[in-house]
Context: one part of a larger RNA
RNA sequence: CUGGCCGUAAAGCGCACAUAGGAGGUGAAUCUGGUUCCAAGUUUAAGUCGCCAUAAACUGGCCGAAUGAUCUCGAAACCAAUUCACUUGAGUGAGACAGAGGAGAGUGGAAUUUCGUGUGUAGGGGUAAAAUUUGUAGAUCUACGAAGGAACGCCAAAAGCGAAGGUAGCUUUCUGGGUCCGUACCGACGCUGGGGUGCGAAAGCAUAGGGAGCGAACAGGAUUAGAUCCCUUGGUAGUCCAUGUCGUACACGAUGAGUGUUUGCCCUUGGUCUUCGCGGAUCAGGGGAUCAGCUAACGCGUGAAACACUCUGACUGGGGAGUACAGUCGCAAGACCGAAACUC
Repeated sequence: CUGGCCGUAAAGCGCACAUAGGAGGUGAAUCUGGUUCCAAGUUUAAGUCGCCAUAAACUGGCCGAAUGAUCUCGAAACCAAUUCACUUGAGUGAGACAGAGGAGAGUGGAAUUUCGUGUGUAGGGGUAAAAUUUGUAGAUCUACGAAGGAACGCCAAAAGCGAAGGUAGCUUUCUGGGUCCGUACCGACGCUGGGGUGCGAAAGCAUAGGGAGCGAACAGGAUUAGAUCCCUUGGUAGUCCAUGUCGUACACGAUGAGUGUUUGCCCUUGGUCUUCGCGGAUCAGGGGAUCAGCUAACGCGUGAAACACUCUGACUGGGGAGUACAGUCGCAAGACCGAAACUC
């Protein structure tokens, strides 16, 4: 390379939008560039095979055979192109609906901590046990008041929403997407997507704030042979906010996106229709046991890892190594891209 694979063995980009490209609904008409086919010929290089020469081979010869290629005429099924039409894919409008979807502003109560005042007296705290620690300069406890920051108990759920990351007190303003329904419009406008662009937890970085609790680092007390740990008393950065930056995660369903086809059963969210009904029907989601089928097994099983198609990304023994070098990006930390020698 041909292949074969990508849930767990190597392998799905963290997620989306979208350029080039690829492949792509139905019915006609035209066209003949490509493919295919029919009929007759025409021209022709190499190779292959056959025959002759040779003991044999190389080699030489034979317009020998089949294939291939060129040109001419024809058909019009597929692809391409042009034109016309269609509605079931996609979309738009009308009528309903659900939601922690996003951004800004305001606001609430419980709790921790600190401070003030009163009452009150000897302990409190912590642990397996202790000690560091705190307290007669009046602590802990208790009552009232104040300040400040952060997070939102119950409801709460295998629930909901979002492309993913993610998203939860309450109110309000702005705003994105989705589902159902049946009718009207549009008329293939659709799918995927190399490069590209945007979003992207936590930690980190820059500047300016904030700082209650928690808490890397650090200090002390224990434990221990030692203890740079686990436990404990403190505690800085950080955690919070604003604006930038970083661009990574077990960014996981370890399962790319889209479309179609294939048993039934149970629970559940949001619609619609129906009904005497605690029932039934039907869409779009979220879950649980399964049939067939698949799988090395585990398991998956109408939300497939089944049966098929389209596009795309990735893999190709272990280590060396996600290292070195070069390049691009970044304030830095580092990120992306990504080898070889050698070795088993």